RNAcentral holds the full RNA, with entries from SILVA.
A computed fold for a 346-nucleotide part of an RNA from uncultured Bacteroides sp., annotated as small-subunit ribosomal RNA, central domain.
Its Rfam family is "Bacterial small subunit ribosomal RNA". Its family is annotated with ribosome and structural constituent of ribosome in the Gene Ontology.
The coordinates come from a structure-prediction model, not an experiment, and the mean pLDDT is 89.
[in-house]
Context: one part of a larger RNA
């Protein structure tokens, strides 16, 4: 390489949009590039193969024949692929009507809790733990009441619920923006699928500048524990946690399961829409779950939301360690990221 694979054994890119490319619905006409057939040319000799012959045989040599993937030309065939033309509506999209949601961005508002300030009541403890101590407190703490301030997060509802491409998204409300689903069959008429590069988005931590700083809290300090205790527990506490703008670009970024289309028994729950209803429910489309037929699987299990049966495209794997390291390159302010070996060893 071929092959075989990628939930858990090595292996699905974090996610989307999309360039090149690959692949692509139904029916017709034309063409004849691919494809197929006939014929012609070429395909040197030697060698190899078949027949005959010469050296006593053989090796070796001579001679005749056949074969020769392929390439070129020509004449035809037209199912499939391609190209061109003109159609179709089942894919795709649009319009119209109805509808859904923690989808996004920006603004405004709210209550509980926490901490703080001021004042009142009040007095000797509070706090914390397995037990303690550090700590706080007669300069009046803890507790309690009133008023005020600050920042952050939104209890209950809340759910195998919902939305989003993923990351993720939850108090209420307004504005703006986007998306999905159903109904309808009006419009376009294959406009589609995938997608190397590329571009965009991308939790937390981290970085830069400027704000903010209630809580929690790496580092750090102290108290305990212990043989020790650079920990687990306790008292404090800086960065950070929050906001704006910019960078970074990684995660067990997980369903450890790429995207799209088609096909293959049932039963059951639930969310959104439509239709029917005798108002109990039934049915249908689109989601989210449970359990299973066939089938698949090494098994666990999966099973119409497939890991079943097919098709197209992309990504990736090829024994363990060395190693996601070294070197180089690209990116980054840095931290580092991406790409990514070998010697050696078992």
């Nucleotide at each position: 390489u071929u092959g075989g694979g990628u939930u858990u054994a090595a292996a699905g890119g974090g996610u989307g949009c999309g360039u090149a490319g690959g692949c692509g619905g139904c029916g017709a006409a034309u063409u004849a590039a691919g494809u197929c057939a006939g014929c012609g040319g070429u395909g040197a000799a030697a060698g190899a193969c078949c027949g005959g012959g010469g050296c006593u045989c053989a090796a070796c040599c001579c001679u005749g024949g056949a074969a020769g993937u392929g390439c070129c030309g020509u004449u035809g065939a037209u199912a499939c692929u391609g190209a061109u033309u003109g159609g179709c509506u089942a894919g795709a999209a649009u319009a119209c009507c109805c509808u859904u949601g923690c989808c996004g961005u920006g603004g405004g508002a709210g209550g509980a809790a926490u901490g703080a300030g001021u004042g009142g009541u009040g007095u000797a403890g509070c706090g914390g733990u397995g037990a303690a101590a550090u700590g706080c407190a007669u300069a009046g703490a803890u507790a309690u009441c009133a008023c005020u301030c600050a920042g952050a997060a939104c209890a209950c509802c809340g759910a195998u619920u919902g939305c989003g491409a993923a990351g993720g998204c939850a108090u209420c409300u307004c504005a703006c923006g986007a998306a999905g689903g159903g109904g309808c069959g009006a419009u376009u008429g294959a406009c589609g699928c995938u997608g190397a590069g590329g571009c965009a988005c991308g939790a937390a931590a981290g970085c830069g500048u400027g704000g903010g700083g209630a809580u929690c809290g790496a580092a750090c300090a102290g108290g305990a524990u212990u043989a020790g205790a650079u920990a687990c527990c306790c008292u404090g506490g800086u960065a950070g946690u929050c906001c704006a703008c910019g960078c970074a670009g990684u995660a067990a970024a997980c369903g450890a399961u790429g995207a799209u289309g088609g096909c293959u028994a049932a039963c059951u729950g639930u969310c959104g829409g439509g239709c029917c209803u005798a108002a109990g429910g039934g049915u249908u489309c689109g989601g989210c779950g449970g359990c299973c037929a066939a089938g698949c699987g090494a098994a666990a299990g999966c099973g119409a939301u497939a890991a079943g049966c097919c098709a197209u495209c992309c990504a990736c794997c090829u024994g363990g360690g060395g190693a996601g390291u070294a070197c180089g390159a690209c990116c980054g302010c840095a931290a580092g990221g991406u790409u990514g070996a070998a010697a050696c060893u078992c």